The RNA shown here (transfer RNA) has 73 nucleotides and comes from a Bacteroidia bacterium. It matches the Rfam family "tRNA". By type it is a transfer RNA. The coordinates come from a structure-prediction model, not an experiment, and the mean pLDDT is 80.
RNA sequence: GGAAAUGUAGCAGAGAUGGUCAAUGCGGCAGUUUGAAGAACUGUUGAUGUAGGUUCGAGUCCUACCGUUUCCA
Numbered sequence: 001g002g003a004a005a006u007g008u009a010g011c012a013g014a015g016a017u018g019g020u021c022a023a024u025g026c027g028g029c030a031g032u033u034u035g036a037a038g039a040a041c042u043g044u045u046g047a048u049g050u051a052g053g054u055u056c057g058a059g060u061c062c063u064a065c066c067g068u069u070u071c072c073a
Base pairs, nucleotide, nucleotide: 001072002071003070004069005068006067007066010026011025012024019056027045028044029043030042031041032040049065050064051063052062053061
């Protein structure tokens, strides 16, 4: 320099054909339990990289930018 993939809670990680409630695990907070803690159980908390476009409707499709990773030279 060229090409491709990827970006979703604090972390990891799903999301079929665009419409169903954005899952799940770890974590945080509260409670039950315990002499206290741990473990377990119950409840709760918080997210779609940025800006545009298409559409009645976008995590999902298109464009640009930004970040990360891989491949080629």